[in-house]
Context: one part of a larger RNA
This record gives sequence, structure tokens and C1' cells, in this order.
RNA sequence: GAACGAACGCUGGCGGCAGGCCUAACACAUGCAAGUCGAGCGAAGCCUUCGGGUUUAGCGGCGGACGGGUUAGUAACGCGUGGGAACGUACCCUUCACUACGGAAUAGUCCCGGGAAACUGGGUUUAAUACCGUAUACGCCCUUUGGGGGAAAGAAUUUCGGUGAGGGAUCGGCCCGCGUUAGAUUAGGUAGUUGGUGGGGUAAUGGCCUACCAAGCCUACGAUCUAUAGCUGGUUUGAGAGGAUGAUCAGCAACACUGGGACUGAGACACGGCCCAGACUCCUACGGGAGGCAGCAGUGGGGAAUCUUAGACAAUGGGGGCAACCCUGAUCUAGCCAUGCCGCGUGAGUGAUGAAGGCCUUAGGGUCGUAAAGCUCUUUCGCCUGUGAAGAUAAUGACGGUAGCAGGUAAAGAAACCCCGGCUAACUCCGUGCCAGCAGCCGCGGUAAUACGGAGGGGGUUAGCGUUGUUC
Repeated sequence: GAACGAACGCUGGCGGCAGGCCUAACACAUGCAAGUCGAGCGAAGCCUUCGGGUUUAGCGGCGGACGGGUUAGUAACGCGUGGGAACGUACCCUUCACUACGGAAUAGUCCCGGGAAACUGGGUUUAAUACCGUAUACGCCCUUUGGGGGAAAGAAUUUCGGUGAGGGAUCGGCCCGCGUUAGAUUAGGUAGUUGGUGGGGUAAUGGCCUACCAAGCCUACGAUCUAUAGCUGGUUUGAGAGGAUGAUCAGCAACACUGGGACUGAGACACGGCCCAGACUCCUACGGGAGGCAGCAGUGGGGAAUCUUAGACAAUGGGGGCAACCCUGAUCUAGCCAUGCCGCGUGAGUGAUGAAGGCCUUAGGGUCGUAAAGCUCUUUCGCCUGUGAAGAUAAUGACGGUAGCAGGUAAAGAAACCCCGGCUAACUCCGUGCCAGCAGCCGCGGUAAUACGGAGGGGGUUAGCGUUGUUC
């Protein structure tokens, strides 16, 4: 000098754009953050012009694996980059073929109970795009090549669907080369360990798992251990090389009170799903139950320090639905904060008796100083009034009566902070007297201190200025 997710002190007019718990992955009151479909199904309630309409608890379908948060763990194929073969892929696109015949239940409803509650037991009865069987299946799968196995679902009258097989697209799983912090005051580490065979398992390769066999494998080019850490695009500094860093935005990974586990599913070992254990909090009739903000707001706590318990689905996107539409704290907006960057303003011209006053003085004068007053103007921003968008397309605008435009108002409402010994731009007087104090370094102060405190003057930056912290 530059930079900052900054903080603190003094000060503070306006706007645009951005940013805003870096600390306790500490604990959380309250509200909201994932639903939707009646054009899959029966039923109940309500309305009825008896044609029907409407609402929903339940069964069923799709979605809750996306979107949003955080960085605890992780030194690893986690990430970055470049390759690879033994895989999967709901919804979407495309091609071919099919969509036949039957059956038994069950939730709900109704009846009888248990329980304080959460919830739950028994009986009767009922439907489906829920479940099961049969038939068919060239393409599909298995095969000892003889053969064997495997589908489907309807609803509506525009169409939306269902099943099998092939291809595509997208997304993902897996493997490998190279790169990826420090410590040797960590030198040996390793028994599923390293490899093989058979088997199991998986969508798939593989000690992934298992039985047997062999005794290997890594390591001074640093294994193992310990400490620290999410990685990258980037950011910052620098002429560059390099150093430091990984907030916001974007990609990837991991996590969801702590530890473990699987279920469902195309996809999870699942933030707002389930089960078990633990800690904590809450309810209880003491028998038993409920919960998980590292979602958006918000609270306590910690801290030098970081915001509203706001509006809207209008736009962009997402889920469901034929659609109308519903949901969406994603998102778009508004609120708070000089936290940063950028822009603007706090007036312009004229005005010498060089006024008054302050300060200095050699007492003549010098300086603040055209500065003020006075005179002539202007109205950016602000304030008041009117008008009033684009963003949206035939309709629909949260923002918002916002931006903009027009008129009015009066110089009217708007300047501070740090410094002045050298480095380093800027000097005198008074007070103090090694005291009080200053200080980034050198150093000032013990009676004329340009270095302390005040004043006048001056220098620098400016809605900021200075200090502290961190990086180069």
C1' cells in the first nucleotide's frame, strides 16, 4: 500500500447493488417449511329443482431420495483431472407386440370392548388401477439344448392409462493413473491380513462374505501412528513466480440429538419415515407415553460481533392432478444494519470599510479572509401535491401508488474524523515542569516542549474518519 462475512471509538443527509452467528454440530417455547389425486375405490355427512352436486376420514397411486440447512466427521478414489468395464435408471422420448378369464381377502362403515392419554383388541359386512390364480407371450430369463419360467387395470368418452421387449436421453453405482497439510522427539505395520480355488451375495466387479490352500502384502520415494483439515471452480495479495485462503455464488462429498440397524422403494440404510440402545426435555390417573430448528422466522446461552416470530405464490422453478387448481419459509419481494462497493448532496455567482470577533505581534501590523454580512440566482437530494409504469400472455402484480414524470416549497433540512518532532503532507501561543501524560519505530516531558493538555492556524480523507485484529 491492498484486502476483510470484521469489531470498537467519534460522527452520520439520500439512493442503487451486494452482504449479514467466523464463537456453542449448545439447548430450544411458538407458528409455518410436503403434499396432491373423487377422471382408481367403496362409504359417511351436507345440499338438492331428485337429474345430481359437494366435503372429506379410510384403502389405493405418485411425490415425501428433489428443493432447503450445516461443515461435526473425513488425509480418503473424499475431492480435482484424465481414463475404464462388469452395472442400474421411476418419470421423459422412440419402435414392436399385448391389454383374455377368474378368485379370496381387508381398511373404512356397523356392533361390543380396553386405556388418563398415546393408542388399541374382538366380531359382522364391503370395494378397487390393492392382492392372488389361470391362459397367452416371436422378441425376455434359465438351461444338462430335452425343456423349464415369467405380464397386464382400468377410468372416462377429448383422452389419461396398464404389461412385456428393444433403443435413446438423463441421473447414478463401481474400478484405475496422477495430484491433494504437518510431525521421525511416530520405524516398523498387517491374520480376512496378501493371493488362489469352490461357493454365497449384489444392479454390477471385487476378501464384499464364507470354506479350504499358499505365505504373503505395505514401508526411508516415509508405511503405521499422532495432530490439523470438508475438497474444488474460485477469493486475496503480488510485476510475476509464489504466499495466504475456501464467507456469499456454483460443482462434489458428508451429516441430520448420540450410536447401531434394517424396511419400503426405480432410487435411502432416508433432516421434518420406522425399530433398538443412550443422554436430555416434556405429559401422566405412575400403569405408560411424546419429542429432535445443522429448514424460515424467533428465544435463551456463548461471544468483540451478525437481522423480521413480515408479504406473496405476481414471476422463475418444483410436487400432485386430464384440467380447473392445490401445496411450496424453494423463490421473488419488503423490513433492520454506513457491513462493503458505487453514485449524489450539504449550494452557485458577486462581494474590501479587507467589518465585528478570535489568535499572534517587534504594538506598526499580520492572519482566519471573499471567508461572513449584503446583493443576484438555482432547486439535485429531501418535504408536499398530482399523475403513474415495464416486469404479464386474452386474464392474473406480492413488490406498490414503488420507479419514473409534472407542479409547488425555501438556501431552506444535511459535516465530520484523524493528524501537524523525523519517517510523513501540515506551526505558533498558553498551561504543565521526568509530574500529568504521549508513543507504530526512533524517542518526547527535570521552567521558554513545533512530540504532553488547551487554543488559534494548517494538512489529509470525507458520510465517513481513526484504532484494533488477520492475510499478502
Source information: Predicted 3D model of a 472-nucleotide part of an RNA (small-subunit ribosomal RNA, 5' domain) from Celeribacter ethanolicus. The full RNA is in RNAcentral, with records from ENA and SILVA. Rfam family: Bacterial small subunit ribosomal RNA. Gene Ontology terms of the family: structural constituent of ribosome and ribosome. Its mean pLDDT, the model's own confidence on a scale to 100, is 87. Lineage of the source: Bacteria > Pseudomonadota > Rhodobacterales > Roseobacteraceae > Celeribacter.